[in-house]
Context: one part of a larger RNA
RNA sequence: CGUAGGAAGUUUGAGAGGAUCUGACCUUAGUAUGAGAGGAUUGGGUUGGACCAACCGUUGGUGUACCGGUUGUGGUGUUAGUUGCAUCGCCGGGUAGCUACGUUGGGACGAGAUAAGCGCUGAAAGUAUUUAAGCGCGAAACUCACCUCAAGAUGAGACUUCCAUUAAGGGACGUCAGAGAUUAUGACGUUGAUAGGCUGCAGGUGUAAAGGCAGAAAUGUCAAAGCUGAGCAGUAUUAAUUAUUU
Repeated sequence: CGUAGGAAGUUUGAGAGGAUCUGACCUUAGUAUGAGAGGAUUGGGUUGGACCAACCGUUGGUGUACCGGUUGUGGUGUUAGUUGCAUCGCCGGGUAGCUACGUUGGGACGAGAUAAGCGCUGAAAGUAUUUAAGCGCGAAACUCACCUCAAGAUGAGACUUCCAUUAAGGGACGUCAGAGAUUAUGACGUUGAUAGGCUGCAGGUGUAAAGGCAGAAAUGUCAAAGCUGAGCAGUAUUAAUUAUUU
């Protein structure tokens, strides 16, 4: 821009794509079969491999503005405390998020029409013959079925609701994240929990400083302490004001 008023939702599916894998074991059954040695078709069940998808409750990884330990050196006048630099200085852990080595799920069942093939009935050709008329079975292939996209399917579909000229709806602006390069998408804008802050909790780290007590001291204890990024709630304290555009 189109889909001949403008919108907000919900859809049909022409068409397109994805997937389509396979082993072993148990049983049927040591049965059929075979002199024996061996040893099935078929049906039922269990459990794997590779591949694909989703997710983070568990197990792990990462986690450079979380916590702790510690070395050298510099600053803070000294001690103590704290801080800069040294690959995040090194080391031990680790929330959210992201992840696999983790977890869960998938390929199914079936239908239709068939291929090779196997048949029924059956003449031409009194017999025979799957075929000439007619009818049936038959494969991971085909068409469905399963998953995803899909009306620019210009053949532009359908249904429900709203609005009636500045309205319904949208944009811009602002606070943002289950979204994200930008955009887009989604949430919210005081009739408000959208983000920050604060409070509480969960989780992490592992018992802060100062002081008291014990000890000669190191150290221990008061103390599950103190600190704490992303998590979960609560709270208008701060910012989403006013205004604007179509």
Annotation:
Large-subunit ribosomal RNA, domain VI from a metagenome, 246 nucleotides, folded computationally. The prediction has a mean pLDDT of 88.